[in-house]
Context: one part of a larger RNA
RNA sequence: CUGGGCGUAAAGAGUUGCGUAGGUGGCAUAGUAAGUAGAUAGUGAAAGCGUGGGGCUCAACCUCAUAUCCAUUAUCUAAACUGCUAAGCUAGAGGGCGAGAGAGGUAACUAGAAUUCCUUGUGUAGGAGUGAAAUCCGUAGAUAUAAGGAGGAAUACCGAUGGCGUAGGCAGGUUACUGGCUCGUCCCUGACACUAAGGCACGAAAGCGUGGGGAGCAAACGGGAUUAGAUACCCCGGUAGUCCACGCCGUAAACGAUGGAUGCUAGCUGUUAACCGUAUCGACCCGGUUAGUAGCGAAGCUAACGCGUUAAGCAUCCCGCCUGUGGAGUACGGUCGCAAGACUAAAACAU
Repeated sequence: CUGGGCGUAAAGAGUUGCGUAGGUGGCAUAGUAAGUAGAUAGUGAAAGCGUGGGGCUCAACCUCAUAUCCAUUAUCUAAACUGCUAAGCUAGAGGGCGAGAGAGGUAACUAGAAUUCCUUGUGUAGGAGUGAAAUCCGUAGAUAUAAGGAGGAAUACCGAUGGCGUAGGCAGGUUACUGGCUCGUCCCUGACACUAAGGCACGAAAGCGUGGGGAGCAAACGGGAUUAGAUACCCCGGUAGUCCACGCCGUAAACGAUGGAUGCUAGCUGUUAACCGUAUCGACCCGGUUAGUAGCGAAGCUAACGCGUUAAGCAUCCCGCCUGUGGAGUACGGUCGCAAGACUAAAACAU
């Protein structure tokens, strides 16, 4: 160097979202000759190794001749493939035009139900809670009920195997700003592409800093039970936190436990969006195409489970990662962080 793998056995980095270097790259023409192929010439010491011969009585040993691999230089030739140069093409990619769906994002405003609290009225002895209780609340009038008010958080039904987003994630309504996607057209550019080490950006929850806010819920904590005990499960309370703004943190079973891109390889069924056809006064229905999202399955794959046009099938390109278990995702060092810690990452030793 080649050879094996990564859904569940070790292994796909949270998103690879953007993108640098690098690697790889559509159809077709001409040229070039760097790679590539061939020829000729040169060089590649001797010894050694291989083959043949000779000398020590044989052998080891010594000696003569000869050969190869491989590498490299120069010249000439070839031009299929790769590269490069020039001029092109439109099937990749991007753009235009015309439609469309959507909890995509940011900000502001706003609505109703419910919980809690406050005030007032009615009203009287219970309420709450549990397996059963008790702590707890209540004659200083609770629970219930009616009216009014305050405040915070979350948005029932619609609602879905539904939709959108790169992932994390996104759900009352309205408005403003704004990103992406799909379909139709086949109008424009003309390979502008794919991947992506480093890098940049984003990144649930918890946690941290400063300042607000605080209804409900609720780590910690207090009490009541249970129990042999009960630092729990159950109950009554309850502070951080949960919410907002700004700044950090950078991790998750960040999961489809499945990296991205492209092409190819039976179908059937549901559903979402758009379009076309059919039908109709029109819409629905029905048939088809494209893009998504689900269920089942041919071939094939797989250790099996299962996957199966949304592949874990058949191939190509690029990246990341794995190499028995424990020690250990630890120590040390470094970088980052306010800290918590994160990232990078061993060894001895045991087996």